[in-house]
Context: one part of a larger RNA
Molecule: small-subunit ribosomal RNA, 5' domain
Organism: metagenome
């Protein structure tokens, strides 16, 4: 000198863009943060209102409404969001390999979607319990569950041919035997069949469903190289190192297991200890390098602590389950409930870091055929000079060089100083009981045209044209109008380094200080004043890095 997720002192007008719990991965009140589908399925209220009956207590019907709330089932909940504890590791970075692998939803291709069965929740009843909740009996549905049929592919076993590879081996083909699927829903129509008005088990379209192949996406595993400090850590290792058989996994492998052999690593630093998430980047520097990993992006790990599996295409399963522990809460003392390192917010420790805000209008995600619903992701607003940037606090003229202050050689002196006053203007920002007013919005939806599909001028899909809506921010930005210099300057320094000097006070005292050093009676170094210098909504100090 530059920089910072900074803090502190003094001061503080406006705006834009960023940024804001670095310490206790300490404890958490409260609300919200993951739902959705009735076009998979069965069932299905109440209040209110209207009417009727009434012994005036009440009862019934309709509507509310096939609505609410619950249940079965599907998909999602493994994403998105947070944190950096652990980890010195194939964790990360980079470059390769998988002839050792998986992949829901999505795209393309291909073959199908036949015919049956038995349950169960919801519901009703009974019982236990303080609560959480649980047990038994009975009824019922499905795209829930289970057999059967079928098998173009696929998989397994056996036989066999071709061809290729760095090895284990891979790919393609032929034959025989064996194994294994499926589910419907919605809209439209009458060409064919049946009753014949119009419907259906018929046709058709869309969305689903099943087998197979390919792709895309996402993941898993392996390897080379790189990745902090300590030798005042020198030896470490028994599933250890390798082999064979077996198990397990999507898959290789001591990953696990039985047996066999006795190996494997290490001064090119094993083992042990300390510290630490890694990177793109960021800061500094001419560079080489050094430091760092906050925000944003990629990867990893974690979710009160430790362990475990289940479900699933996929699990570190944050807002899932089970066990143990610590802590908090409820309890009728028998037993139960909980997990903010999600968004706000609270206490604590700390020098120190924000609103218990608005909205799904946009972008994106989940569900749904869609309308739509959900979304503390996200878009915005709020708070903080925390940072960067921009603007303003007026401009011009103005000498009697006014008054006052300070200094002095004491004068018709110097300085503050064009500074003020005064006159003439301007109108940024802030202000206003003024007026106008955005972009961010394209879709979805409706109507019509064309094309596809079809028996079809329905329906559906694609495309084009027209129409109708949808904005949290926000009556915000911006524009115009009004008024009026009015509301807006401080902080540090002035001995040298280092730009800027005098007076008074003090008298090795009080004090200053980054280094050198000042102060003991004329201190440009302490304190005050006048003046000056620097920066300016900031300026200094402290801390840290180069």
């Nucleotide at each position: 000198g530059a920089a910072c997720g900074a803090a502190c002192a003094c001061u503080g007008g406006c705006g834009g863009c960023g940024u804001g719990g670095a310490u206790u991965a300490g404890g958490c009140a409260u609300g919200c943060a993951a739902g959705u589908c009735g076009a998979a399925c069965g069932a299905g209220a109440a209040a209110g209102c209207u009417c009727c009956c009434u012994u005036c207590g009440g009862g019934g019907a309709g509507u509310g409404a096939g609505u609410a709330g619950a249940g079965u089932g599907g998909c999602g909940a493994a994403c998105g969001g947070g944190u950096g504890a652990g980890u010195a590791a194939c964790g990360c970075g980079u470059g390769g390999g998988a002839a050792a692998c998986c992949u829901g939803c999505c795209u393309c291709u291909u073959a199908g979607c036949g015919g049956g069965g038995g349950a169960u929740a919801a519901c009703a009843g009974u019982u236990c319990u303080a609560a959480c909740g649980a047990a038994c009996u009975g009824c019922u549905a499905a795209u829930a569950c289970c057999g059967c049929a079928u098998a173009c592919g696929a998989c397994c076993u056996c036989u066999u041919g071709a061809c290729c590879g760095c090895a284990u081996g891979a790919u393609c083909g032929a034959g025989a035997g064996g194994u294994g699927a499926a589910a419907g829903c919605u809209g439209g129509c009458c060409u064919c069949u049946u009753c014949u008005u119009g419907a259906a088990a018929g046709c058709u379209a869309g969305c689903a469903c099943u087998g197979a192949g390919a792709g895309a996406u996402g993941g898993u595993c392996c390897c080379g190289c790189g990745u902090c400090c300590c030798a005042u850590u020198a030896g470490c290792u028994u599933g250890u190192u390798g082999g064979u058989g077996g198990g397990g996994u999507a898959a290789u492998g001591g990953c696990c297991u039985a047996c066999c052999a006795a190996g494997g690593c290490g001064a090119c630093g094993a083992u042990g200890g300390g510290u630490a998430g890694c990177c793109g980047g960021c800061c500094u520097g001419a560079g080489a390098g050094g430091g760092u990993g906050u925000c944003c992006g990629g990867c990893c790990a974690c979710a009160c602590u430790g362990g475990g599996a289940c479900u699933g295409a996929g699990a570190u399963a944050c807002g899932g389950c089970c066990c143990a522990g610590a802590c908090u809460c409820c309890u009728a003392c028998g037993g139960g409930a909980g997990g903010c390192a999600g968004c706000a917010g609270u206490c604590g420790a700390g020098a120190a870091g924000c609103u218990u805000c608005c909205g799904c209008a946009a972008u994106g995600g989940g569900g749904g055929a869609a309308a739509c619903c959900c979304u503390g992701a996200c878009g915005g607003a709020g708070c903080g000079a925390c940072g960067c940037c921009g603007c303003g606090u007026g401009a011009g003229u103005g000498a009697u060089g006014a008054a006052g202050g300070c200094c002095c050689u004491a004068g018709u002196g110097g300085u503050u100083g064009u500074a003020a006053a005064a006159c003439u203007c301007u109108g940024u920002c802030a202000g206003a009981u003024u007026g106008g007013g955005a972009a961010g919005a394209a879709a979805a939806c409706c109507u019509g045209g064309u094309g596809g599909a079809u028996a079809a001028u329905a329906c559906c899909c694609a495309u084009c044209a027209g129409g109708c809506u949808u904005g949290a921010c926000g009556g915000u930005a911006c524009c115009a109008u009004c008024a009026g210099a009015g509301g807006a300057a401080g902080c540090a320094c002035c001995g040298g380094c280092u730009a800027a000097c005098u007076c008074c006070g003090u008298g090795c005292c009080a004090g200053c200080a980054g280094c050198c050093g000042c102060g003991g009676u004329a201190a440009u170094a302490c304190g005050g004043a006048g003046g000056g210098u620097g920066c300016g909504a900031g300026c200094g100090u402290u801390g840290u890095u180069c």